[in-house]
The part of an RNA shown here (small-subunit ribosomal RNA, 3' major domain) has 476 nucleotides and comes from an uncultured bacterium. Model confidence (mean pLDDT): 85 of 100.

Context: one part of a larger RNA
């Protein structure tokens, strides 16, 4: 001196408890075990694995599996030789290639040089093969928990201890006050971005009170910096003022002003370390292994299989609703091999012209949930939308395996779900529509906007996890 306790104190956390949506019951969606299979590539496995690497498997990708090819090779460098190499075009062939015609460089001092290709020979190359228990890098987690050390002095024989324990106090090892300790380190905190108020500058593509013109109707037009908005500068908040507490103290509790109050909200940033965590399949990389194959290159298949278990999701089970009509209201955001208004044509997905716009200008856009009218009257219905089957549309060399979308038909379980479990504490849950990355095509999945907007917290006795103190101790 840890660690551990069904030992004690003390304290915090959506830990439990009041509350509100759930999940586990169905149906499809995803992702895992399992099975099966010529393959069903593969890693990840308690919290910390399972809509996870995957911001997107029809070819490709890709790593598997069958066929069929090539061996200095798909790829780098060096050496000798040789001129085209490449590209069209026939033939076989699934294609990869094979074999045939065709066909072409630059510069020059005419010696050759340069860059491309080919053939030889090897020395090399290639490995998504193996070891994450050989490793750098990077990442999860306990935990944004409040810790974790150190100099020097000082105890103690040392191992260590004090400091860092204590009273009080705070989100805090964050302060104060007392103490053989007196300082400092990384940690918190503050600086950093967003967001919330407000002065000043600045006004196109934003705006539009006033003025003048104009329209069916419009900031359309002249104009105007008044307001909104942009974005650049500033200024505000600091227990700074008042009172109550309390050790006169650190703070706390009420108040005032003020958009905002006590860290105003939210990011972002993760000590010493800990679980040989995870990753040799992002990349590096030691040492094994393969080198006419474990390397490569096509074609087709497989990763999309299905008796079934299990996770995260999505849509419902209806009237606080479903349907048809109607004159609201955002935000963020992308756009050139791109957004594509308008206009014709189609019930519709879509499709023919087609303006503008590298974009505060014009587009993708039509927000939805609300509001209002109106119909259905509790029913497996006009809830529900699974399956299925015809015909359709783009995307793409190709939609059978195996894809999105459109239109008519068909019209399944499911009537609020057992033990059990999860998320949240405020512009939060809930619930409603938007956007973007990937991307030719595909989103119920991530990531992001913003509109509608609750409930409930008496309180720490249990359950879970975690700090400090102090005890025991059969462990290290």
């Nucleotide at each position: 001196u840890g660690a551990c306790g069904g030992g004690g104190g003390c304290c915090c956390g959506c830990a439990c408890a009041a509350g509100c949506a759930g999940c586990g019951g169905a149906g499809c969606a995803u992702g895992u075990g399992g099975u099966u299979u010529a393959a069903u590539u593969u890693g990840a496995c308690g919290c910390a694995a399972c809509g996870c690497g995957a911001a997107g498997a029809a070819c490709c990708u890709u790593a598997c599996c069958a066929a069929g090819g090539c061996u200095u090779g798909a790829c780098a460098u060096c050496u000798a030789c040789u001129u085209a190499a490449a590209g069209u075009c026939a033939u076989g062939g699934a294609a990869a290639c094979a074999u045939g015609a065709u066909g072409u460089c630059u510069c020059u001092u005419u010696g050759g040089a340069g860059g491309a290709a080919g053939u030889a020979a090897g020395a090399c190359a290639g490995g998504u093969g193996g070891u994450g228990c050989a490793u750098g890098g990077u990442u999860g987690u306990c935990g944004u928990c409040a810790g974790c050390u150190c100099g020097u002095g000082u105890c103690g024989u040392g191992a260590g201890a004090u400091g860092u324990u204590g009273g009080g106090u705070u989100a805090a090892g964050u302060c104060c006050c007392g103490c053989a300790a007196c300082g400092a380190g990384c940690g918190c905190a503050a600086c950093c971005c967003c967001u919330g108020u407000u002065g000043c500058c600045a006004g196109u593509u934003a705006c539009c009170a006033g003025c003048a013109c104009g329209u069916a109707a419009a900031g359309g037009u002249g104009g105007g910096g008044a307001g909104u908005c942009u974005g650049g500068u500033a200024a505000g908040a600091c227990u700074g003022c008042c009172g109550g507490g309390g050790a006169c103290a650190a703070c706390u509790c009420g108040g005032a002003g003020g958009a905002a109050g006590g860290u105003g909200g939210g990011g972002g940033g993760g000590a010493c370390g800990u679980c040989a965590a995870a990753u040799c399949a992002u990349c590096a990389u030691g040492c094994c292994c393969c080198u006419u194959a474990u390397g490569u290159c096509u074609u087709g298949g497989g990763g999309u299989a299905c008796a079934c278990a299990c996770g995260u999701g999505c849509u419902a089970c209806a009237a606080u609703g479903g349907c048809u009509g109607u004159a609201a209201c955002a935000a963020a955001g992308g756009g050139a091999a791109g957004c594509g208004a308008c206009c014709c044509c189609g019930u519709a997905a879509g499709g023919g012209g087609a303006a503008g716009c590298g974009g505060a200008u014009c587009u993708c856009a039509g927000a939805a949930a609300a509001g209002c009218a109106g119909u259905c009257u509790c029913a497996g219905u006009u809830c529900g939308g699974a399956u299925u089957g015809u015909g359709g549309g783009g995307u793409g060399c190709a939609a059978c395996c195996c894809g999105c979308c459109c239109a008519c038909a068909c019209g399944a379980a499911g009537u609020u779900g057992g033990a059990g479990u999860u998320g949240c504490u405020a512009g939060u849950a809930a619930u409603c529509g938007u956007g973007g990355a990937u991307c030719a095509g595909c989103a119920u999945g991530c990531c992001g906007c913003g509109g509608u907007g609750a409930a409930u917290a008496c309180g720490u006795u249990c359950c879970c996890g975690g700090g400090c103190c102090u005890u025991g101790c059969a462990c290290a």